[in-house]
Context: one part of a larger RNA
RNA sequence: GAUUGAACGCUGGCGGCAUGGCUAAAACAUGCAAGUCGAACGCGAAAGCGGGCUUCGGCCCGCCGGUAGAGUGGCGAACGGGCGAGUAAUGCGUUUCUAACGUGCCCCAGGGUCGGGGAUAGCUCAUCGAAAGGUGAAUUAAUACCCGAUGAUCCCACGCACCGAAUGGUGACGUGGGCAAAGGCUUGCUGCCCUGGGAGCGGGGAACGUGCUAUCAGGUUGUUGGUGAGGUAACGGCUCACCAAGCCUAAGACGGCUAGCGGGUGUGAGAGCACGGCCCGCCGCAUCGGGACUGAGACACUGCCCGGACUCCUACGGGAGGCUGCAGUAACGAAUAUUCCGCAAUGCGCGAAAGCGUGACGGAGCAAUGCCGCGUGCAGGAUGAAGCCCCUCGGGGUGUAAACUGCUGUCAGGGGCUAGAAACGCAAUGAUCAGCCCCAGAGGAAGAGCCGGCUAACUCUGUGCCAGCAGCCGCGGUAAUACAGAGGGCUCAAGCGUUAAUC
Numbered sequence: 001g002a003u004u005g006a007a008c009g010c011u012g013g014c015g016g017c018a019u020g021g022c023u024a025a026a027a028c029a030u031g032c033a034a035g036u037c038g039a040a041c042g043c044g045a046a047a048g049c050g051g052g053c054u055u056c057g058g059c060c061c062g063c064c065g066g067u068a069g070a071g072u073g074g075c076g077a078a079c080g081g082g083c084g085a086g087u088a089a090u091g092c093g094u095u096u097c098u099a100a101c102g103u104g105c106c107c108c109a110g111g112g113u114c115g116g117g118g119a120u121a122g123c124u125c126a127u128c129g130a131a132a133g134g135u136g137a138a139u140u141a142a143u144a145c146c147c148g149a150u151g152a153u154c155c156c157a158c159g160c161a162c163c164g165a166a167u168g169g170u171g172a173c174g175u176g177g178g179c180a181a182a183g184g185c186u187u188g189c190u191g192c193c194c195u196g197g198g199a200g201c202g203g204g205g206a207a208c209g210u211g212c213u214a215u216c217a218g219g220u221u222g223u224u225g226g227u228g229a230g231g232u233a234a235c236g237g238c239u240c241a242c243c244a245a246g247c248c249u250a251a252g253a254c255g256g257c258u259a260g261c262g263g264g265u266g267u268g269a270g271a272g273c274a275c276g277g278c279c280c281g282c283c284g285c286a287u288c289g290g291g292a293c294u295g296a297g298a299c300a301c302u303g304c305c306c307g308g309a310c311u312c313c314u315a316c317g318g319g320a321g322g323c324u325g326c327a328g329u330a331a332c333g334a335a336u337a338u339u340c341c342g343c344a345a346u347g348c349g350c351g352a353a354a355g356c357g358u359g360a361c362g363g364a365g366c367a368a369u370g371c372c373g374c375g376u377g378c379a380g381g382a383u384g385a386a387g388c389c390c391c392u393c394g395g396g397g398u399g400u401a402a403a404c405u406g407c408u409g410u411c412a413g414g415g416g417c418u419a420g421a422a423a424c425g426c427a428a429u430g431a432u433c434a435g436c437c438c439c440a441g442a443g444g445a446a447g448a449g450c451c452g453g454c455u456a457a458c459u460c461u462g463u464g465c466c467a468g469c470a471g472c473c474g475c476g477g478u479a480a481u482a483c484a485g486a487g488g489g490c491u492c493a494a495g496c497g498u499u500a501a502u503c
Stems, first nucleotide, its partner, number of pairs: 001503004006499005013374006019367002021332001027329002030327003035075003040072002043069001048063006082285003091210008101202003106198008114148004124137005154178006160171004183190003211257003218248003223245008260282004264275004287308005310321004338364001340363003346360001347358004377407004387398004411444001413439005420433002447492005452473003458487005468475002
C1' cells in the first nucleotide's frame, strides 16, 4: 500500500447491487419447511336449509353432496434445503479403464395385454388402556395379493460357429428346461407386461498430484497371496473354510498433530505466499453409536428397530421427542438480521388436465458490513461586518466565508398517469419492484482523524519527568509546533479512525 463474512470508537442524508452466528456439530418453546392423484378402489358424514310426522323426547325424506373426511393403492418422499463434526485418503483434482456393472421417470423400436381365485384396511359391533395405542367378531373393493395359460431375440444347461487384449465376447444357430401382464376414462387417449437400443444419472478400478512431525522406525494376522464357496448390479479377503508366509517401509511405512477437497479468492511485476466465507462441482454428516427393511435408487435430516445421554407427558402401569431446513428462543461470544409477504415468475413433486403443494425460489424488512452512484446547493456579494484567535498594538487571520440579492430543483415531501418484469388455447392473473408528468421551496442532510521527523498541515494558553502521548525514533523536569484546550491548517469524506488478520 492492498485486502476482510470483520469487530470497536466518534459521526451518519439518499439510492442500487451484494453480504450478514467465523464462537457451542452445545440445547431448543412455537409455527411452517412433502405432498399429490376420485381418469386405480371401496366407503362416506356433521352443521345448515326445505318438506312430512310427532306421545313435543324426537323420527323420516330431499338439498348441501358422492362434498368434507379417513382408509386401500400408485408415484414422490434418495431431489431440493442445511452444515463441515469426521476424513491426510474408502476423499478430492486431472487423465483413463469397466470384455467386472446398474438404472424408476423420459425418448425410439419390436411383440403382448387370456382365464380364474382367496383375502384385507376402511365401515359396524364388542372390548383393553390415563394416554400413545391395541385385541376379537362380522363384512367389502381395486391398477393391492395369489394361481393357471401363452411367450421369445429374455434367463439357465449342453452342443456348434466366428472373433478377441487373458479371464472371455458375439450369434433371430441346434436341443432341453424356466419366467409376464391391469386396467381407467370423455372411445381414442392413457396405462400395464416382455425384449432391444438411447439419453441423462450412478456404482467400481488404475496412474499421477494433494499439510506438519523422525523428540513417531519398524508396522501388519484377514494381515499378503492361492484354491474353493458365499455374497453383490458388479470385480475384489468383501466374507468364510483350507493352504502357503507373505505384504508395507528412509522415495518415510506405522504413530501423533492439523485439515473437508477443487473451480477459485487475497496479495504480489512475477515466482511465490496465504486462504477455501458468498456462488458452482465433488465428498461426508443429520442428538451419540449400531443395524437392517422398503425401494430403480437409502443403510434414508423432518422413515423403522436396538442401545446410550438428554428433555417432556403420565392415572406410575407406561409413553413421546430430535431446527447442522425457514423464522425465532436462550446460551456462548468482540460479533452476525424478520417467529414478514407470495407461489405472480423460475424450477421441482403429483395429476390427462383444471390444479394442489413447495421457508426451493421470487420479494420485502433490519445492519454504512462492503462496493458503486448521488446529494448536503449555484451565481453575485466589502480593502473585508460582528464574534473568536494572534499581535511588534501599526495590524494580521478566519474570509466571499456570512449577512444580503438573484436563481436552480438532484434526493427527501405532496399530487396525477402508466409502460415493463407476463405469459402460458381464450379469459383471468403481480407478492414485489419500477417508469413518466406536475407542485412548492435552500429549505430536512458533515463528520472523523491528524498537524516533532518518517508524513501533507503552526501558533497561543495551561501543565511542569506531573498529568499525559507514543506505529518507530522518542516527547514532558517553567518559553512543549510531540501532553491538554483554543484559533488556524492538512487529509479523507457518509464516512473517518483504531484493533485483529493475510500478502
Molecule: small-subunit ribosomal RNA, 5' domain
Organism: Planctomycetota bacterium